Notes
Model confidence (mean pLDDT): 76 of 100. A computed fold for a 101-nucleotide RNA from Oceanobacillus luteolus, annotated as Purine riboswitch aptamer. The sequence was found by an Rfam model in a public genome assembly. NCBI's taxonomy places the organism under Bacteria, Bacillati, Bacilli, Bacillaceae, Oceanobacillus.
[in-house]
């Protein structure tokens, strides 16, 4: 002194990743059918439902069914799919103090 090039404090960042919140779907729900239990019992399968994959249960309380085949009400708690937003670590890429040359 500082060009090509090399290293690089550091700055920004498409993007994908996980996460939090909100919204939508679905009411963690409904219905016909089949099977099963029986007051110490009250369950299982299938189907429906969704711009939709998956799931479709658990607990508590109340009431009900006098031994038969039917279940009822309330409250609380998720997962999954999609969309929006927030921050998080990483990063294609772009710039770049400085150093070497």
């Nucleotide at each position: 002194g500082g060009a090509a090039u090399a290293u690089a404090a550091u700055u920004a960042a498409a993007u994908g990743c996980a996460u939090u919140g909100c919204g939508u779907a679905u009411a963690a729900u409904u219905u016909c059918g089949g099977g099963a239990a029986u007051a110490u019992g009250g369950c299982c399968c299938a189907a429906a439902g969704u711009c939709u994959c998956u799931a479709c249960c658990a607990a508590a309380c109340c009431a009900c069914c006098g031994u038969a085949a039917a279940a009822g009400g309330u409250u609380u708690g998720a997962c999954u799919a999609c969309g929006c937003a927030g921050g998080g670590a990483a990063a294609a890429u772009a710039g770049g103090a400085a150093u070497a040359a």